């Protein structure tokens, strides 16, 4: 310049008209209460403030609430390499080891055990782990003998087919043939010693013939009490219980938002369940919160400390826009090629108790580090 | 808002990880009949989408589309 790789950061500005939501001051009426004067709700002016990086999925995890400060046991769910970060995490930062991709900067996938037991590996295969289909050898039988063949006993995992997967490879002794059955050397695993590391590992000597693999509904280890702001708490307005099913009348049954069991509470004569009615209004919970921003300082990073500043979205069928006009940025087109004219395009997407991830979706742009090729100096 | 659940031929609906996914209604051919029905034979038609786990995925497990259900307050 090309052509990747990591990260990173932003994702429109302005002006006019009309409008909406919350909250502040003023005004003119209503209603209630009333000496003054307080108060509701609405409406009218003014000002002020009004969505995101994912506000989305609700995958995770926490604050926070109620359940009896929610105890036991079993079930049943998560997680799994090592340090660290953090209110928590299945997140995250650096790092181990393994496979796979790339020439490379990098990226993707995987990470207890299973030599404790048990179950599964279809279909092909003799066989999916006490195995013999075929081939190899040994004995026997028949035969005067051999050998060949056929019959039977047995031995063999070197070979040949099957299969995702076949009993460590490959030499060599050995042997009836064979075989860690024995040696060398090469993988491994498991035990020792030594060397770095905080650690996972690595890296070096030794010793030991240990030597199929995969899955989980099995095992070890840690962690999880259940529901969710329609949690939950207060006011108001309203009003029926008719019917059906269960179940008890005292060694009860039923209930307590936690699968089952026990425990604990609660009720004390009628309980519970299902139909059914009746109101669908208000206030809190609601927004200062493991929050933002700038800045120093610690760390390799994630985070972590200390100083300073800023602070008014809290809607409820649900405000945060509409519509016109200018600029910006991207595209194409015509020209007289210039500070130019036309056209077209500007994403994904809107809080609904909040925070922390993760994961999907996103038009266009911006920066910074790397890596490969080329080329110039 | 929040909690769960579903997805297999046109409907509906079985389907312990293992040969090619049943069964009934529809549909289409053919037998039968003048011509249809009905019976009878035959045939064709699916695992929402995309990645993973495994030797193999409709099934396990992740995202991502789409559809249903349930949660208010009083007695």
């Nucleotide at each position: 310049g090309c052509a990747g790789a990591a990260a990173u950061g932003a994702g429109g500005u302005c002006u006019g008209u009309c409008g909406c939501u919350u909250c502040g001051c003023g005004g003119a009426a209503u209603c209630c209460u009333u000496u003054c004067u307080g108060g509701a709700g609405g409406u009218c002016g003014c000002g002020a403030a009004g969505a995101g990086g994912a506000a989305a999925g609700u995958c995770c995890g926490g604050g926070c609430a109620a359940c009896a400060a929610a105890g036991a046991g079993c079930a049943c769910c998560g997680c799994a390499c090592a340090u660290c970060c953090u209110a928590a995490c299945a997140g995250g930062a650096a790092g181990c080891c393994g496979g796979c991709g790339g020439c490379g900067a990098c990226g993707u996938c995987g990470g207890g055990g299973c030599a404790a037991g048990u179950g599964u590996g279809a279909c092909a295969g003799a066989a999916a782990a006490c195995u013999a289909c075929c081939g190899c050898c040994u004995c026997c039988c028949c035969g005067c003998a051999a050998u060949a063949u056929g019959g039977g006993a047995g031995g063999u995992a070197a070979g040949g087919g099957u299969g995702a997967a076949a009993a460590g490879g490959c030499g060599g002794g050995g042997u009836a043939a064979g075989a860690g059955c024995c040696c060398a050397c090469c993988g491994g695993c498991u035990c020792c010693g030594g060397a770095g590391g905080c650690g996972a590992c690595u890296c070096c000597g030794g010793a030991g013939g240990c030597c199929g693999c995969a899955c989980a509904u099995c095992c070890u280890g840690c962690g999880g009490g259940u529901u969710g702001c329609a949690a939950g708490g207060c006011c108001a307005a309203a009003u029926a219980c008719a019917c059906c099913g269960g179940c008890a009348g005292u060694c009860a049954a039923g209930g307590a938002u936690u699968g089952c069991u026990c425990g604990u509470c609660c009720a004390g004569u009628g309980c519970c369940g299902g139909g059914g009615g009746g109101u669908a209004g208000g206030c809190c919970g609601c927004u200062u919160g493991a929050g933002c921003c700038g800045u120093c300082g610690g760390g390799a990073g994630a985070c972590c400390g200390g100083c300073g500043g800023a602070g008014u979205a809290g809607a409820u069928a649900a405000a945060u826009g509409a519509c016109a006009g200018a600029c910006a940025c991207c595209g194409g087109u015509c020209c007289g090629c210039g500070u130019g004219a036309c056209c077209g395009g500007c994403a994904c997407a809107u809080a609904a108790c909040c925070c922390g991830g993760c994961u999907u979706a996103u038009a266009u742009c911006u920066u910074u580090u790397c890596u490969g090729c080329a080329u110039u100096a | 808002g929040g909690u769960c659940g579903c997805u297999u031929g046109g409907a509906u609906g079985a389907g312990u990880g293992g040969u090619u996914u049943a069964g009934u209604c529809a549909u289409c051919g053919g037998u039968c009949u003048g011509c249809a029905a009905a019976a009878c034979c035959g045939g064709g038609c699916a695992c929402g989408g995309c990645g993973g786990u495994u030797c193999g995925a409709g099934u396990c497990c992740g995202c991502c589309a789409g559809c249903g259900a349930c949660c208010u307050c009083c007695a």